Bacterial large signal recognition particle RNA from a Dehalococcoidia bacterium, 266 nucleotides, folded computationally. Taxonomically the source falls in Dehalococcoidia (Bacteria, Bacillati, Chloroflexota).
[in-house]
RNA sequence: CCGUGCUAGGCGGGGAGCUAGCGGUGCCCUGUACCCGAAAACCGCUAUAGCGGGGCUGAAUUCCUGCUUGAGGUUUGCGGCUGGCUAGACCUGCCUUUGCUGAGCGGUGUUGAUGGUCGGGUUCUAUGCAACUGGAGGCUAUGAACCCCGUCAGGUCCGGAAGGAAGCAGCGGUAAGUGGUAUUUCCAGUGUGACAUAGAGUUGCCUGGCUGGAGCGAGCUGGCAAGGGCGGCUUCCCGGUUCGGGAAUCGAGGGCAGGUGCACGG
Numbered sequence: 001c002c003g004u005g006c007u008a009g010g011c012g013g014g015g016a017g018c019u020a021g022c023g024g025u026g027c028c029c030u031g032u033a034c035c036c037g038a039a040a041a042c043c044g045c046u047a048u049a050g051c052g053g054g055g056c057u058g059a060a061u062u063c064c065u066g067c068u069u070g071a072g073g074u075u076u077g078c079g080g081c082u083g084g085c086u087a088g089a090c091c092u093g094c095c096u097u098u099g100c101u102g103a104g105c106g107g108u109g110u111u112g113a114u115g116g117u118c119g120g121g122u123u124c125u126a127u128g129c130a131a132c133u134g135g136a137g138g139c140u141a142u143g144a145a146c147c148c149c150g151u152c153a154g155g156u157c158c159g160g161a162a163g164g165a166a167g168c169a170g171c172g173g174u175a176a177g178u179g180g181u182a183u184u185u186c187c188a189g190u191g192u193g194a195c196a197u198a199g200a201g202u203u204g205c206c207u208g209g210c211u212g213g214a215g216c217g218a219g220c221u222g223g224c225a226a227g228g229g230c231g232g233c234u235u236c237c238c239g240g241u242u243c244g245g246g247a248a249u250c251g252a253g254g255g256c257a258g259g260u261g262c263a264c265g266g
Stems, first nucleotide, its partner, number of pairs: 001266006009057003012030004020046005034054004063259007072250005078244002080241005087234002091232011103221003107216002115211008123200006129193002131190006138181005148173004156165003
């Protein structure tokens, strides 16, 4: 150096998340690199960190190490755009409140305005009247075995007799009570009537007389003043965003270079 046969090793990897930690199933990124079994509020393992079983390849383009490039992921900051909360001087757009004014429109006024004056009503109080309701009286009916009255059959008592006495039932009347009642009298009451008298009141409304002689009123538009609300703008804070780039970290794949076991035979 060549040939044959073995072994180490390899037959995907990474990110986030989960986990005491490591790996897996699941998700995502790369990429094409065996098969079977189970695996998420889970499965297996213990810093030599998947478990169990089988297969292929095998010391080199394939294994190991270093350098370089670098898809992508995660975290974080800044900016852009954007949502919400908070606070706000001036300015500004819209809406709105109050007051003043009375330019325009409209209304009203010589069939007499605002005003002045004298009344009345509405309003309030008191009293009275009527009405209604209730009660009492009056009238009437009924109403006492006896303890109400009158008359007292029968019977009872006193008496020699004449004649008296008390008195039940019945009859008549009456008291307490119980009913009825058109009218009438008296008393009481009021969310009835609005009639009478007296007083109060003059804010508001309606109405009448006298006076007076041209305005009144503020509905709409407008002007002025003072506000209020919403927004534009600014601030604070909390978010969203596959919009931009920064920092850190992990990092597949690619490229370059180097290193690398045993046995036999020639």
Overview
It matches the Rfam family "Bacterial large signal recognition particle RNA". Rfam classes the family as a non-coding RNA gene. It was read from a public genome assembly, where an Rfam model found it. The prediction has a mean pLDDT of 77.